[in-house]
Molecule: Glycine riboswitch aptamer
Organism: Marinobacter qingdaonensis
RNA sequence: CUUUCCGAAGAGUUGUCGGCAAUCGCGUCAGUCGGCACACCGAAGGAGCAAGCGGCGGCCCCGAAUCCCGGGGCGCGUGAAUCUCUCAGGUUCAGAGACGGAAGG
Numbered sequence: 001c002u003u004u005c006c007g008a009a010g011a012g013u014u015g016u017c018g019g020c021a022a023u024c025g026c027g028u029c030a031g032u033c034g035g036c037a038c039a040c041c042g043a044a045g046g047a048g049c050a051a052g053c054g055g056c057g058g059c060c061c062c063g064a065a066u067c068c069c070g071g072g073g074c075g076c077g078u079g080a081a082u083c084u085c086u087c088a089g090g091u092u093c094a095g096a097g098a099c100g101g102a103a104g105g
Base pairs, nucleotide, nucleotide: 001105002104003103004102005101006100007099012038014037015036016035017034018033019032020031039091040090041089045087046085047084048083052078053077054076056075058074059073060072061071062070063069
């Protein structure tokens, strides 16, 4: 890194429209699929950054002896998450699920 099994949180079963289906028919309740709207969650994925590190054909200042050199500051690069963002995903169940445990490759 990977396979299998197990565990694994959070947030609306919100509203509305349409289809399917149930039904002898109309209507209605519930179910299911999809669109829209508002409200929320963070633990698929994705994105952002601190200290530190790096003299980096950058700029400024200081030291020194004009250059070379050294140091400091700004900028730049690198730089983590369970932090932050909420694009994606999710908000009944199921599924997914960071992470953890067990057994293998």